Predicted 3D model of a 517-nucleotide part of an RNA (small-subunit ribosomal RNA, 5' domain) from an anaerobic digester metagenome. The prediction has a mean pLDDT of 81.

Context: one part of a larger RNA
RNA sequence: GGAUGAACGCUGGCGGCGUGCCUAACACAUGCAAGUCGAGCGGAGAUAUAGAGGAGUACUUGUACGAAUCUUUAUCUUAGCGGCGGACGGGUGAGUAACACGUGAGGAACCUGCCCUUAAGUGUGGAAUAACACCGAGAAAUCGGUGCUAAUACCGCAUAACGUCCUGGAAGCGCAUGCUUUCGGGACCAAAGGAUUUAUUCGCUUAAGGAUGGCCUCGCGGCCGAUUAGGUAGUUGGUGAGGUAACGGCCCACCAAGCCUACGAUCGGUAGCCGGACUGAGAGGUUGAACGGCCACAUUGGGACUGAGAUACGGCCCAGACUCCUACGGGAGGCAGCAGUGGGGAAUAUUGCGCAAUGGGGGAAACCCUGACGCAGCAACGCCGCGUGAAGGAAGAAGGUCUUCGGAUUGUAAACUUCUUUGAUCAGGGACGAAACAAAUGACGGUACCUGAGGAACAAGCCACGGCUAACUACGUGCCAGCAGCCGCGGUAAUACGUAGGUGGCGAGCGUUAUCC
Repeated sequence: GGAUGAACGCUGGCGGCGUGCCUAACACAUGCAAGUCGAGCGGAGAUAUAGAGGAGUACUUGUACGAAUCUUUAUCUUAGCGGCGGACGGGUGAGUAACACGUGAGGAACCUGCCCUUAAGUGUGGAAUAACACCGAGAAAUCGGUGCUAAUACCGCAUAACGUCCUGGAAGCGCAUGCUUUCGGGACCAAAGGAUUUAUUCGCUUAAGGAUGGCCUCGCGGCCGAUUAGGUAGUUGGUGAGGUAACGGCCCACCAAGCCUACGAUCGGUAGCCGGACUGAGAGGUUGAACGGCCACAUUGGGACUGAGAUACGGCCCAGACUCCUACGGGAGGCAGCAGUGGGGAAUAUUGCGCAAUGGGGGAAACCCUGACGCAGCAACGCCGCGUGAAGGAAGAAGGUCUUCGGAUUGUAAACUUCUUUGAUCAGGGACGAAACAAAUGACGGUACCUGAGGAACAAGCCACGGCUAACUACGUGCCAGCAGCCGCGGUAAUACGUAGGUGGCGAGCGUUAUCC
């Protein structure tokens, strides 16, 4: 000198764009953050409609009006069963020195929902169960029994190849068990329907391919400590069996005795890694906030289930700690999601608005959900831009300070004259962002922007002035009080302390502290 997720002191006008718990991965009140589909299903409810029905009411006693109840149709709502999604998106960096990350080169022994392409199929039966009703237990959370019912929920049967398994022939490869291709034979395995405009659409099943995501290996790369020198028994390899979507000591039985290590094993400490960021002429050094990629974690530890997919943050079970409710028998909970609270700290924001845009989930769609996201609020925390006026103006006014008492300086500075009106204020108009045949649809926002009004009006500080280092005098103080980054100032004329005047520097900031180059 540059830099910062900064903090502190003094000061503070406006706008744009960013950024904002670095500490306690401490504990959390409250609200919201993942739902959706009635075009999968049976119910339940509401409203309207048409028909049946007739308790009753009125009076002229045969005419009107008509409740309950049952049925039809339509629309709406939805607890439950069922489907898809809750494995994405969002947070944090505790752990991890590791194929975790980065990079380069590959591999096959495998899986892959939704999506795309292609081919074929979608036939026929059955048994349950929730909801519901009744009974019961419990303070509650919730649970048990009996009975009824539906499905794109569940289970048979049929059909069956280009699928899987077994097997025969041929060709190719291989030392070989075999592998690949092709032609045969046998066995086995599918499905679900809905909607309406009635011939369409949305689905479902099987197979092949793609895409995406996962899986594995090898090389290389990046911390400290030898006051850590030996470490390792599933350890290293083989055979076989198991397990997995699949390879593999992944696991197990048997066999062999290996494997790593001074080119640093093991142990201990520290740490998420990278694209990048800061600095530097570069080499390098430091760093990993924000944005993007990967990884890990979700109160602590362990476990599996479901599923195409699980570290399953807002799923389940067990144990621990903690908090809450309780009728003491038993239950409930997990902000490292967005706000917010306490605590810790030098220190870090609103319990805001909206799904209008972009994106995501569900749905045929309308649409619903979305603290992702878009915005607004707070903070000079950072960067950038603008303003606090401009021109003229010497009687060089007054006042202040200094003075050799002559004057010098503040100083064109002010006053005064003539202008201008950015920003702020007020008034009027008023968007783009909105795209889909048209129409409708804006949180931001009456915002940006445009026009007009008025008046210099409402808007300057901070640090320094001995040398380094730009900028000097007076008074006070008297090795005191104090200053200080280094050298050093202060003991009676201190340009170094304190104040004043003046001056220098930067300027809505200026200084200090901390850290890095």